[in-house]
């Protein structure tokens, strides 16, 4: 230098182009004499910038970081 892959809450992981879910963690409440466990509710996210589209986590371009291969 070229090619491929990955990037989604604090962590892990889903999501035919059509409301971004789940689990753990965190907060509040219930329960309990207290704690733990359990139950309910809540908080919090698509690496960045553009493009296509009525609509983009998803498709396209560039770019950042990491991994793999080639040279």
């Nucleotide at each position: 230098g070229c090619g491929g892959g990955a990037u989604u809450g604090g962590u892990g992981u889903a999501a035919c182009g059509g409301c971004a879910g789940c689990a753990c963690a965190g907060a509040a409440g219930c329960c309990u004499u207290c704690c733990a466990a359990g139950c309910u509710u809540c908080u919090g996210g698509u690496g960045g910038c553009g493009g296509u589209u009525c609509g983009a986590a998803u498709c396209c371009g560039c770019u950042a970081u990491c991994c793999c291969g080639c040279u």